[in-house]
RNA sequence: GAGUUUGAUCCUGGCUCAGAUUGAACGCUGGUGGCAUGCUUAACACAUGCAAGUCGGACGGCAGCAUGCUUAGUAGCAAUACUAGGUGAUGGCGAGUGGCGAACGGGUGAGUAAUGUAUAGGAAUCUGCCUUAUUGAGGGGGAUAGCUCAGGGAAACUUGAGGUAAUACCGCGUAAGACCGGAAGGUGAAAGGGGGCGUAAGCUCUCGCGAUAAGAUGAGCCUAUAUUGGAUUAGCUAGUAGGUGAGGUAAAAGCUCUACCUAGGCUUCGAUCCAUAGCUGUUCUGAGAGGAAGGACAGCCACACUGGGACUGAGACACGGCCCAGACUCCUACGGGAGGCAGCAGUGGGGAAUAUUGGACAAUGGGCGCAAGCCUGAUCCAGCGAUGCCACGUGUGCGAAGAAGGCCUUAGGGUUGUAAAGCACUUUAGUGAGGGAGGAAAGCCAAAUGGUUAAUCCCAUUUGGAUUGACAGUACCUCAAGAAUAAGCACCGGCAAACUCUGUGCCAGCAGCCGCGGUAAUACAGAGGGUGCAAGCGUUAAUCGGAAUUAUUGGGCGUAAAGGGCUUGUAGGCGGUUUAUUAAGUUAGGUGUGAAAACCCUGGGCUCAACCUGGGGCUGGCAUCUAAUACUGGUAAGUAGAAGUAUAGGAGAGGAGAAAGGGAAUUUCUGGUGUAGCGGUGAAAUGCGUAGAUAUCAGAAGGAACAUCAGUGGCGAAAGCGCUUCUCUGGCCUAAUACUGACGCUGAGGAGCGAAGGCGUGGGGAUCAAACAGGAUUAGAUACCCUGGUAGUCCACGCGGUAAACGAUGAAUACUAGCCGCUGGGUCGUAAGACUAAGUGGCGCAGCUAACGCGAUAAGUAUUCCGCCUGGGAAGUACGGCCGCAAGGUUAAAACUCAAAGGAAUUGACGGGGGCCCGCACAAGCGGUGGAGUAUGUGGUUUAAUUCGAUGCAACGCGAAGAACCUUACCUACUCUUGACAUGGUGCGAAGGUUGUAGAGAUAUGACUGUGCCGAAAGGAACGCACACACAGGUGCUGCAUGGCUGUCGUCAGCUCGUGUCGUGAGAUGUUGUCUUAAGUGACGCAACGAGCGCAACCCUUGCCUUUAGUUACCAUCAUUCAGUUGGGGACUCUAGAGGGACUGCUGAUCACUGAUCAGAGGAAGGGGGGGAUGACGUCAAGUCAUCAUGGCCCUUACGAGUAGGGCUACACACGUACUACAAUGGUCGAUACAGAGGGAAGCGAUACCGCGAGGUGGAGCAAAUCCCAGAAAGCCGAUCGUAGUCCGGAUUGCAGUCUGCAACUCGACUGCAUGAAGCCGGAAUCGCUAGUAAUCGCAGAUCAGAAUGCUGCGGUGAAUACGUUCCCGGGCCUUGUACACACCGCCCGUCACACCAUGGGAGUGGGUUGCACCAGAAGUAGCUAGGCUAACCGCAAGGAGGCCGGUUACCACGGUGUGAUUCAUGACUGGGGUGAAGUCGUAACAAGGUAGCCGUAGGGGAACCUGCGGCUGGAUCACCUCCUUU
Repeated sequence: GAGUUUGAUCCUGGCUCAGAUUGAACGCUGGUGGCAUGCUUAACACAUGCAAGUCGGACGGCAGCAUGCUUAGUAGCAAUACUAGGUGAUGGCGAGUGGCGAACGGGUGAGUAAUGUAUAGGAAUCUGCCUUAUUGAGGGGGAUAGCUCAGGGAAACUUGAGGUAAUACCGCGUAAGACCGGAAGGUGAAAGGGGGCGUAAGCUCUCGCGAUAAGAUGAGCCUAUAUUGGAUUAGCUAGUAGGUGAGGUAAAAGCUCUACCUAGGCUUCGAUCCAUAGCUGUUCUGAGAGGAAGGACAGCCACACUGGGACUGAGACACGGCCCAGACUCCUACGGGAGGCAGCAGUGGGGAAUAUUGGACAAUGGGCGCAAGCCUGAUCCAGCGAUGCCACGUGUGCGAAGAAGGCCUUAGGGUUGUAAAGCACUUUAGUGAGGGAGGAAAGCCAAAUGGUUAAUCCCAUUUGGAUUGACAGUACCUCAAGAAUAAGCACCGGCAAACUCUGUGCCAGCAGCCGCGGUAAUACAGAGGGUGCAAGCGUUAAUCGGAAUUAUUGGGCGUAAAGGGCUUGUAGGCGGUUUAUUAAGUUAGGUGUGAAAACCCUGGGCUCAACCUGGGGCUGGCAUCUAAUACUGGUAAGUAGAAGUAUAGGAGAGGAGAAAGGGAAUUUCUGGUGUAGCGGUGAAAUGCGUAGAUAUCAGAAGGAACAUCAGUGGCGAAAGCGCUUCUCUGGCCUAAUACUGACGCUGAGGAGCGAAGGCGUGGGGAUCAAACAGGAUUAGAUACCCUGGUAGUCCACGCGGUAAACGAUGAAUACUAGCCGCUGGGUCGUAAGACUAAGUGGCGCAGCUAACGCGAUAAGUAUUCCGCCUGGGAAGUACGGCCGCAAGGUUAAAACUCAAAGGAAUUGACGGGGGCCCGCACAAGCGGUGGAGUAUGUGGUUUAAUUCGAUGCAACGCGAAGAACCUUACCUACUCUUGACAUGGUGCGAAGGUUGUAGAGAUAUGACUGUGCCGAAAGGAACGCACACACAGGUGCUGCAUGGCUGUCGUCAGCUCGUGUCGUGAGAUGUUGUCUUAAGUGACGCAACGAGCGCAACCCUUGCCUUUAGUUACCAUCAUUCAGUUGGGGACUCUAGAGGGACUGCUGAUCACUGAUCAGAGGAAGGGGGGGAUGACGUCAAGUCAUCAUGGCCCUUACGAGUAGGGCUACACACGUACUACAAUGGUCGAUACAGAGGGAAGCGAUACCGCGAGGUGGAGCAAAUCCCAGAAAGCCGAUCGUAGUCCGGAUUGCAGUCUGCAACUCGACUGCAUGAAGCCGGAAUCGCUAGUAAUCGCAGAUCAGAAUGCUGCGGUGAAUACGUUCCCGGGCCUUGUACACACCGCCCGUCACACCAUGGGAGUGGGUUGCACCAGAAGUAGCUAGGCUAACCGCAAGGAGGCCGGUUACCACGGUGUGAUUCAUGACUGGGGUGAAGUCGUAACAAGGUAGCCGUAGGGGAACCUGCGGCUGGAUCACCUCCUUU
């Protein structure tokens, strides 16, 4: 920096990603070289080999080898050779004595939180080899290995006797210096070897030896500071702290003491205990500060099978030494012995995982040695491993027919792709061959010169000579051949570079987070293509980063996590102002140190780089010296404001006191009056009452609380405090002066106070009231409501210590615009008022804030101190501790689980929230539906099939404006397969018509007839038949892949945009407000100004008038007729063209005087005149793949096509929509009047005749203002019926017919006669309608052969009512709440049941660690020693000194017993917790969530929860009233 909480936004906040890194591992792949690196696990066990020896110039010697000498023999003429023996004489040397080394080098990190390490210091020490200096080295002695002999033993090994050497051992002498001592004085050394010269004595060189002093190196000790986590470890400590004495050490010291004295010492600046851990230079990361790590390399420490111990030594308590104990392994003759790879290789084991039983001492270094040299798994090299870093290569150029193949495709093409092929070229690396540095210096031999010496030897330098390479077939160079031998891995939804096809179908699978997959997957799998890195690439693990997500740099705490309930005060932290002094902090400079390597800079060397190397810097620290004195600190003195004391006033529900007093009210009791109810609720009931209630009057008792005043008024630290009086008492405010002299602020622990509820003891008990009981409500009601009612509520004394203990805002101080109130003071002023300090409220500038908001009472600007927070859940829970009588409080986790949880604000939606408004929404009316019968549609059922679709409003007389066949899609049966239909090819035939047979028909098979049109005379067009293949065909699926069309909200008044402005932003504004309208209609106002789609208007129709024109329409006047029939007329009606008319234009009233409304006038019509067409942005994955079109999928002798018959018409039932009725406003009969709009040629069909009728015969007229359908009906006039299942009603059924049609059986309509069912106005519920409307009456049309009670139109007659907007429903606007956004058909809580997971308790059980007490006591050391032994010294001797063995005491490892603590594992059973697409019960929360919610506490209940008491607002509504339920 990004992704991820949301519909969107800002914030908070976690999770995740991109980077770098690694001693890594795993998967796939793998050409070369260089440099590094390689058991992180079992400090598990180890076979085998090697890793520490060396010195003969310390010694006695001679087992073996070699040489010399010698003896004997053999061979030979001899030189000589060979064999056997002797000889340590020589080179040398096994074993041994002795010296030095073995304490280094190498390994590992178990232990260790300080006996360690790092840094800086210190004093009381030792130091082999090395260096320097001084000095010495005289003279003796006794042993002992080896060896020989004799034994024991399997072995390891061992015993005795004899004899022997030393640079082994021991005295004596000497003592400058050394040590001891106050002094006097005393004590203590040594070793020789080799070379040379010399007859010898001796001299000399060299290596050694002793003493002393010093250095260097190494080591030991002490101090300060730093050095992981835990307080759910708070007290630890008896040699403990100190002193004296003694002992002891190389050395200071309680290092030690069964000596004494004192009682100390450590610790909240974290002692003790527990857990974890080697420390550092450094390494990784990071801008840095930090965080993490301590592998390789380097320094220190610790360890060497486990535990203990000492010996030797300069140095060890000793990795390849010793003793003891233990475990393990091995050998054994069973008696006893041996061993220690955490050295290098290697083996087993463990593990995800880590190499060769290699070469060499050539180099570097180490040990010994005079040296040569020997030893060296240190080291240098090689081997194995892509484990890491670095470098190189796998070719280069040209090459378009853009090849083939693959993939995609809109079928044109695109892409792979200059990629390949092909042509030309190059040869690094690799292969083969040849050459070939450097790592080599030294040492040795010889000579010369110098030093030493008498001289050589020896030493140093120079010169010369002969040599020394594991690596190594090295690096490097040259030649040869040949593109030849050499590319993979991951990814491609977003983050994050890179896209398509196929397969799959919530399957298989992917996934770092968000998430993908349920038939069109750029997310799975494969492929093509692409992207990234590259001999590697990915994954996993781990660390830092990003993460300002522990915040010193650099965060927060009103509401997101977070201010302690409040006060006081200890430690601590911080501290006004002036002066002086000091110099601890601070500042400056110097010095020392801060190892090397590493890092950085700059040079150099490998062809570069990695790597190696020279120099410099750095090492921000510590110590020390000097200086400065502003600030902080210390000391001293002063002072105004800070703090306090004194004086004078003031207000107050501040506190305490079984203090005293008071009245109102409730209740109870007594008495009176009085009578039938009272009480209670939404409505009731339980309850009380004729035994006299309620009501009312009087009286009494008792307890509790104190109306009005009363107030964003007062007081108090908070909790809290309210009648009056008294007593005691705390704090606060104001004014002015004096005094003290910084005495202050905060405050971890500590202490005190602390509502309500609760607990204990004792009182009290009126009211109210958890629990409980009863009555209601309810599906239930462990609740809400009602009637009762106990703890409690009250008091005293104790306990408890928590609340939404809230301003959700710690305390203190200072500063920073104003305005308006309230409380109690003061000053000035006559007053009004002004000023002032202390409180308490409302606005508000700057500023702050994520926003809301805060704003001198800060959430602003700063300082000081304290408390607290670090994702949600688990959980304020478990365990442990402390407190409590208990309830419980306080402190306070983890496993596991999720990718969110959350705050504020926005837009919607919703509310059993509010306001305003509208609508046949209610109301007011009229008529219906729901009841009956029938029609019709649907569900269901049935069926071979009852084709399919439509399903709340917005499906159900719907698609269907019309199923007997057809339609028809369904079923059964029979048939066809290029097909019933389209295009293309070939062949034949015109096409067509008539007709026979079989069959249910499709079809099959014949017969006859016909030969047309164009023509360039080949043939062609249309049509039919046949054949083959492309294809046709599908009312098959998906309306949740779609287009188009439609419904609905809704003809509701809304929906948006541009620019501007406001807001961090989503968004807001405009569009809100006031008035008005049918209307976002208009006006006014206004940070808005404009605009668009809607509204309205324009369109059609209707209502009035004018004008034009009169045929088929009309007829006033003039003729005429039966008749507008005809002449005529153009006036009227009407027709159909064009115009006019209505605009709040006029008058009055009302409201802001804008726009409108109301009333009126005129007018045919008045405020939209009536009706229609017209349907904004969008919603419902609404409807339709069966109108049509269409992607994908599916079928292809069938899911296609044809035919016949059947079905869609079924019928216990349920629902919707209609028709007809139930009658007298009527039925029936007779007579009679008046429409409009339509239709008509396969048509409408007149007059006439026939039939009771449906209808028939017949055919005038009409392609229509002319003719026909066509009689309108209700109405009006008369008659009859007389309230009845009827002269109502007409279903049903029988018989007889008519019509249409190939055909009325399933299954048509109509007619006549007969029959005459239900039904007497319809329960709950529900529908339509506001005027030419409802109601009622008929007429016509489309579809159609026929078949309407349906649908669409038409006219006739023609009402009632609307007070009004409380309520129901729907809608619009504003506002409010919200935990909803799939949007209340939302969200969501708890028990129960099931599965899985981790965890607490648990009778216990089994381990680890550890405290205390006791037993025990190996080896060893020290002390003691009465037993035994004893070379050196002393002694004439006896003997002594000293030593050794043995014994014993002390200390002590292992081990054992008892009792605690702690920790881990496990445990029948049990507790809660978490997770889990569709389980059960309810509905607690979110809206007033339907009883506002929540906090604390107590009781109760299947469960969410309910109730009581006190508290909070983080509650809606501001008013009435009105129950329960609603998933």